[in-house]
Overview: Transfer RNA from a Candidatus Daviesbacteria bacterium, 71 nucleotides, folded computationally. Its Rfam family is "tRNA". It is annotated as a transfer RNA. RNAcentral holds the sequence, with entries from ENA. The coordinates come from a structure-prediction model, not an experiment, and the mean pLDDT is 82.
RNA sequence: GGUCCGUUAGUCCAAUGGCAGAACAGUUCGUUUACACCGAACAAACACAAGUUCGAUUCUUGUACGGACCA
Numbered sequence: 001g002g003u004c005c006g007u008u009a010g011u012c013c014a015a016u017g018g019c020a021g022a023a024c025a026g027u028u029c030g031u032u033u034a035c036a037c038c039g040a041a042c043a044a045a046c047a048c049a050a051g052u053u054c055g056a057u058u059c060u061u062g063u064a065c066g067g068a069c070c071a
Base pairs, nucleotide, nucleotide: 001070002069003068004067005066006065007064010024011023013021018054026042027041028040029039030038047063048062049061050060051059
């Protein structure tokens, strides 16, 4: 330098154009003499910009970051 892949919650992983979800972690409540376990509830995220579309996490382009391969 070239080709390809990835970027979603604090962490990890889903969601193939129509309400952004789970697990763990966190907070609150219940339970307990207390802690833990357990049960219930709550909060929390689509890397950034542009385009296509009635509608974009999803499709296209570019940028940034990370990774693989080739040179």